[in-house]
Molecule: c-di-GMP-I riboswitch aptamer
Organism: Litchfieldia alkalitelluris
RNA sequence: ACUCAUAAAAGGCAAACUCAUUGAAAGAUGGGGACGCAAAGCUACAGACCUACGGUAAAACUAUGGUGGCUGAGUUUCCAAA
Numbered sequence: 001a002c003u004c005a006u007a008a009a010a011g012g013c014a015a016a017c018u019c020a021u022u023g024a025a026a027g028a029u030g031g032g033g034a035c036g037c038a039a040a041g042c043u044a045c046a047g048a049c050c051u052a053c054g055g056u057a058a059a060a061c062u063a064u065g066g067u068g069g070c071u072g073a074g075u076u077u078c079c080a081a082a
Stems, first nucleotide, its partner, number of pairs: 012037002017032006035069001041075003045072003048067003054062003
């Protein structure tokens, strides 16, 4: 220095719910708020899942929409005993 693992220390993020805004919706953004998180930092490439404005003659199907706090993958990274 790197990898695995995770005590300590300094910190970080922020679920549900709620208020405002936005969107057809799923959801997103900001404030409040903490369920939790060692990457719960970033990236929609692959899988999975959510929504269906629009499209299809109807039921229904369908992503160009969305979820990184669903999994994988890529990438960046503070401190450091056993």